[in-house]
Overview
This is a predicted structure of an 89-nucleotide RNA (c-di-GMP-I riboswitch aptamer) from Geobacter sp. DSM 9736. Its Rfam family is "c-di-GMP-I riboswitch aptamer". Rfam describes the family as follows. GEMM was predicted in a large-scale screen for bacterial structured RNA regulatory elements. Model confidence (mean pLDDT): 86 of 100. NCBI's taxonomy places the organism under Bacteria, Thermodesulfobacteriota, Desulfuromonadia, Geobacteraceae, Geobacter.
RNA sequence: UGACGAAAAAGGCAAACCACUCCGAAAGGGUGGGACGCAAAGCCACUGGCCUGACUCCCGAAAACGGGAAUGGCGGCAAGGCUGCCGGC
Numbered sequence: 001u002g003a004c005g006a007a008a009a010a011g012g013c014a015a016a017c018c019a020c021u022c023c024g025a026a027a028g029g030g031u032g033g034g035a036c037g038c039a040a041a042g043c044c045a046c047u048g049g050c051c052u053g054a055c056u057c058c059c060g061a062a063a064a065c066g067g068g069a070a071u072g073g074c075g076g077c078a079a080g081g082c083u084g085c086c087g088g089c
Stems, first nucleotide, its partner, number of pairs: 002089001004087002012038002017033004022029002036076001042082003047078002049074003056068003
C1' cells in the first nucleotide's frame, strides 16, 4: 500500500420496544432507557428504490372526496463517493 475478515483485544454504534409538557402537517427526527444486530450500522445524499403529501395544481359554484405533486424524509434498502480501528496475509 492492497484486497480480505478466521480467531482475538481495545473501544464504538444501536433495531424492535418503552418514556418525554422535545421538533414536525405527516413521514420522520431528537433526548433518555433498551439490545436485534453491525467491520464502516462513521460521514455524504448526485443515481435508483421506498415513505409522507405541507405548499401548490387539477376536478368542483364552494366545502368535502378523489387525482397529481418534494422543496420534506429513510439510507439499519441497492449502487456510489470520502474517511477510518484491530488483525492475519